[in-house]
Molecule: transfer RNA
Organism: bacterium
C1' cells in the first nucleotide's frame, strides 16, 4: 500500500449494547481534619461521547463513508 478484524467517551484507565440527567476510579481544585505534610472524609467542577453524512418519536449505542491507532495476512 492493498484485505480482514479491534479500538476511539472527562487530564489518565475504563464502563454504559435504542428510551428521558452520560457515568466510576485515580488525577487536579475548595473545604475538613492535622503543629504542618500524607492518609482520610466532604464538595464541586471537568465530555461537541474521533468526523460527517443517515435510519429512528428518539443514537454514545444502528447503518454507511472518511480520519487515527493496534494486531492479522498479502
Nucleotide at each position: 500500500g492493498g484485505c480482514c478484524u479491534c479500538a476511539g467517551u472527562a487530564g489518565c484507565u475504563c464502563a454504559g449494547u435504542g428510551g428521558u440527567u452520560a457515568g466510576a476510579g485515580c488525577a487536579g481544585u475548595g473545604g475538613g481534619c492535622u503543629a504542618g505534610u500524607a492518609c482520610c472524609c466532604c464538595a464541586a467542577a471537568g465530555g461537541u461521547u474521533g468526523u460527517g453524512a443517515g435510519u429512528u418519536c428518539g443514537a454514545a449505542u444502528c447503518c454507511c463513508a472518511c480520519c487515527u491507532g493496534a494486531g492479522u495476512c498479502c